[in-house]
Molecule: transfer RNA
Organism: Huperzia serrata
RNA sequence: CGGAGCAUAGCGCAGCUGGGUAGCGUACCAUCUUGGGGUGGUGGAGGUCGUGGGUUCAAAUCCCACUGCUCCGA
Numbered sequence: 001c002g003g004a005g006c007a008u009a010g011c012g013c014a015g016c017u018g019g020g021u022a023g024c025g026u027a028c029c030a031u032c033u034u035g036g037g038g039u040g041g042u043g044g045a046g047g048u049c050g051u052g053g054g055u056u057c058a059a060a061u062c063c064c065a066c067u068g069c070u071c072c073g074a
Base pairs, nucleotide, nucleotide: 001073002072003071004070005069006068007067010026011025012024013023020057028044029043030042031041032040050066051065052064053063054062
């Protein structure tokens, strides 16, 4: 320098194909269970979906640019 992949809750990830309420596990909080703890059950809180712009009635999803990380080639 060229090419590819990834970026979504504290952490690990799905959702993108085919645009229409932002989800799962775990952790956290409350509560039930126990003599107490752990395990287990129920409920709850937690998100500028990497940044900026474009298209659209509507964008995590489509388009463009940029940033960071990883890989391949020279």